A computed fold for a 98-nucleotide RNA from a marine sediment metagenome, annotated as SAM riboswitch aptamer (S box leader). Model confidence (mean pLDDT): 83 of 100. The model forms 97% of the base pairs in the Rfam consensus. RNAcentral holds the sequence, with entries from MGnify.

């Protein structure tokens, strides 16, 4: 830069307090074991791979690179509109991917 971010998927050892990116509320998770690693298995389809097409695309797949497996990217923060303090829509910021 560009494209996704309401879906889905966790068991084991190791370790020993955190932890849900940062900042601040909230609101949760955690000694019935958090972060970190490690192994296994799983989940999705960005890359990838068949197949169809001139091209966009469009179906089917999963070996291999990633990337995930609590809670909407946990919610809220800033803009707009709003049934007036709640809902929606967008931005900011982040994450992942080419």
């Nucleotide at each position: 830069u560009u494209a996704u971010c309401a879906a889905g998927a966790a068991a084991g050892g190791c370790a020993g307090a955190g932890g849900g990116a940062u900042u601040a509320g909230a609101c949760c998770c955690u000694a019935a074991g958090a972060a970190g690693c490690c192994u296994u298995a799983g989940c999705a389809a960005c890359c990838c791979u068949u197949u169809a097409g001139a091209a966009a695309u469009a179906a089917a797949g999963a070996a291999g690179g990633u990337g995930c497996u609590a809670c909407u990217u946990u919610c809220u923060a800033c803009c707009a509109c709003u049934u007036u303090u709640u809902g929606u829509g967008g931005g900011u910021a982040g994450a992942u991917a080419a």